[in-house]
RNA sequence: AAAAUCAUAGGUGAUGACGUUCGCCAUGAAACACUGUGCUGCUACAGUUAAUGACGUCUGCCUCGAU
Numbered sequence: 001a002a003a004a005u006c007a008u009a010g011g012u013g014a015u016g017a018c019g020u021u022c023g024c025c026a027u028g029a030a031a032c033a034c035u036g037u038g039c040u041g042c043u044a045c046a047g048u049u050a051a052u053g054a055c056g057u058c059u060g061c062c063u064c065g066a067u
Stems, first nucleotide, its partner, number of pairs: 010025004016058006033048005
């Protein structure tokens, strides 16, 4: 990527997992961060913060200290 079968107790809130809770959306949807430069509405490049929408826990990552 394609095909077949089955199921649909839904999807989603810028990086993982579990629990609780809140918001948004109904598949033509919700969601897909920020800063600078360039382009000049698009497309591009460089850089920054954060494992949460919120809370708690675990794991990973960063900094400091102790043993």
Description
The prediction has a mean pLDDT of 75. Fluoride riboswitch aptamer (crcB RNA motif) from Sporolactobacillus sp. THM7-7, 67 nucleotides, folded computationally. The source organism's lineage runs through Bacteria, Bacillati, Bacillota, Sporolactobacillaceae and Sporolactobacillus. Its Rfam family is "Fluoride riboswitch aptamer (crcB RNA motif)". Rfam links the family to the GO terms positive regulation of gene expression and response to fluoride. The family has 289 seed sequences and 2,293 matches in Rfam 15.1. Of the family's consensus pairs, 100% are formed in the model.